[in-house]
c-di-GMP-I-GGC riboswitch aptamer from a Planctomycetota bacterium, 94 nucleotides, folded computationally.
It matches the Rfam family "c-di-GMP-I-GGC riboswitch aptamer". Its family is annotated with cyclic-di-GMP binding in the Gene Ontology.
Taxonomically the source falls in Planctomycetota (Bacteria, Pseudomonadati).
RNA sequence: CCCGACAAAGGCAAACUGCCCGAAAGGGUAGGGCGCAAAGCUUCAGGACCUAAAUCGGCGAUUCGUUCGCCGGCAAGGUAGCCAGCUGCCGAAG
Repeated sequence: CCCGACAAAGGCAAACUGCCCGAAAGGGUAGGGCGCAAAGCUUCAGGACCUAAAUCGGCGAUUCGUUCGCCGGCAAGGUAGCCAGCUGCCGAAG
């Protein structure tokens, strides 16, 4: 340095529930533990995926003021517990 123990010291915290934020994906917080050797940090290093109210275009309905619904895009937002980049505790076997 690779590697990852029925090791040691610890750490984090899925689903779900309560409250809050958001249009949504999702996030915060308290409880809760499915699990995690990086489930530490990073979304302008990169890839992938999710949302798309506002806004643009098309179609339809309409009380004909305009409003509503559906489809497609979209700057934008999100997931790092999707891969990934960076950093890091310990030291069995090899």